[in-house]
RNA sequence: AGUCCUGUAGCUCAGUGGUUAGAGUACUCGCCUCACAAGCGAGAGACCUAGGUUCAAUUCCUGGAAGCGCAA
Numbered sequence: 001a002g003u004c005c006u007g008u009a010g011c012u013c014a015g016u017g018g019u020u021a022g023a024g025u026a027c028u029c030g031c032c033u034c035a036c037a038a039g040c041g042a043g044a045g046a047c048c049u050a051g052g053u054u055c056a057a058u059u060c061c062u063g064g065a066a067g068c069g070c071a072a
Base pairs, nucleotide, nucleotide: 002070003069005067006066010025011024012023013022018055027043028042029041030040031039048064049063050062051061052060
């Protein structure tokens, strides 16, 4: 060089062509407590990248880069 798969929050994962992209855990603040933990409430935090199709793309298509696996 070949082939397949993956990419969404700090981490582990959902999700869908459409009006606010969710969950668990972690983080921050508050409540509670003499204090800590637990519990409760609130908050911040994300669609690999560049194009294309479309009224509308995180989702569909193509290229690129990265990573895992397979084969050699």
Molecule: transfer RNA
Organism: Callorhinchus milii